[in-house]
Molecule: c-di-AMP riboswitch aptamer (ydaO/yuaA leader)
Organism: Sinanaerobacter chloroacetimidivorans
RNA sequence: AUGUUGCUAUAGCCGAAUCUCCGAAAAGGAGUACCGGGGAACUAAUCUUGGGGUGAAGCUUUCACAAGCGGGGUAACCUCUACCCUAAUCCGUCAACUAACCUGGAAGGCAAGAGGAGGAUACAA
Repeated sequence: AUGUUGCUAUAGCCGAAUCUCCGAAAAGGAGUACCGGGGAACUAAUCUUGGGGUGAAGCUUUCACAAGCGGGGUAACCUCUACCCUAAUCCGUCAACUAACCUGGAAGGCAAGAGGAGGAUACAA
């Protein structure tokens, strides 16, 4: 390098949301991986039919439900299949991008499967 083989990749998953220190512990505090918001010029665009942010969670139709198109998740990655989800909340008339600069979050909720097929990668023999 090539070929063959493998119940190998799975106890974790969604999410930015982990970790460290102080505190007897809790509360609380200080930092932190990581993740947002505001904010020139240039360029672009819109405005009571208000507009905008976080997020996958938008659009059409409907009083609503439901449906369709689109979007997101399914256990390291890609494709197909199958199933599931498509919320919530914040700002308050206002914010596109945006260097300098300013500023915030660092939660919460799930789980023994769809234990599917193919491919590629890695590891082992």